[in-house]
Formats: sequence, C1' cells, structure tokens
RNA sequence: GUCCCGGUAGCUUAACCUGGUGGAGCUCGCGGCUGUUAACCGCGUGGUUGAGGGUUCAAAUCCCUCCUGGGACG
Repeated sequence: GUCCCGGUAGCUUAACCUGGUGGAGCUCGCGGCUGUUAACCGCGUGGUUGAGGGUUCAAAUCCCUCCUGGGACG
C1' cells in the first nucleotide's frame, strides 16, 4: 500500500444479509429468604449502536468519508 473481519449498556454480546418499539446474561440498586454473610427468589436501573455526512416517512441495519482494534497478501 491492497483486501478481509470487528467497534452496540460498567463487562460479554444478540438484532444488520431482507430498514419498522435496541434485547439477553453478568454487574449494580431495592425487596424477600437467613441469627449474619454468601447462595437462591422477585422487582427495577442502565444504550444519542466508534465519529461525521448522505438516502428514506423511518437507519444499529443501506451508501460515502474518517477514527480505532485484529488478520491476510505484498
């Protein structure tokens, strides 16, 4: 330099191809249980989807540029 894959909640990730209310587990908060803690059970909080722009009634999703991590080739 060319090409490929990834970036979404505090962490790990789903949804992307085929546009239509962003969900789960862990964490965290409250409550139950327990002599206490842990475990377990119930309820709840948390996301401008890496940045900017474009298309569209509507973009995590399609298009363009850039940033960043990993890989292949030279």
A computed fold for a 74-nucleotide RNA from a Nanobdellota archaeon, annotated as transfer RNA. RNAcentral holds the sequence, with entries from ENA. NCBI's taxonomy places the organism under Archaea, Nanobdellati, Nanobdellota. The coordinates come from a structure-prediction model, not an experiment, and the mean pLDDT is 82.